[in-house]
RNA sequence: CUUAUCCAGAGCGGCGGAGGGACCGGCCCGAUGAAGCCCGACAACCUGCAUUUGCAAGGUGCCAAUUCCGGCGAGCGAUCGACAGAUGAG
Numbered sequence: 001c002u003u004a005u006c007c008a009g010a011g012c013g014g015c016g017g018a019g020g021g022a023c024c025g026g027c028c029c030g031a032u033g034a035a036g037c038c039c040g041a042c043a044a045c046c047u048g049c050a051u052u053u054g055c056a057a058g059g060u061g062c063c064a065a066u067u068c069c070g071g072c073g074a075g076c077g078a079u080c081g082a083c084a085g086a087u088g089a090g
Base pairs, nucleotide, nucleotide: 001090002089003088004087005086006085011039013038014037015036019029020028021027023071024070025069026068040063042061044060045059046058047056048055049054067084072081073080074079
């Protein structure tokens, strides 16, 4: 850069100690323990086996809230489209 997906799923564990939810605004989570690491879980894409929808969990990923909500445009509005971001594959 191209392309697909983003309303599914997943911890009452150990270490750790004050931050975290991309950015901005909001609103939240957090000493009844944040980030991070380990273990565990989940199964989206790739992969393997079986064949139409399952199983596995090797690679990547992921485990509060729809990508937490909004951000730009259209619409009275429900909503739709785009941008940004995330992840996979190339």
Molecule: SAM riboswitch aptamer (S box leader)
Organism: bovine gut metagenome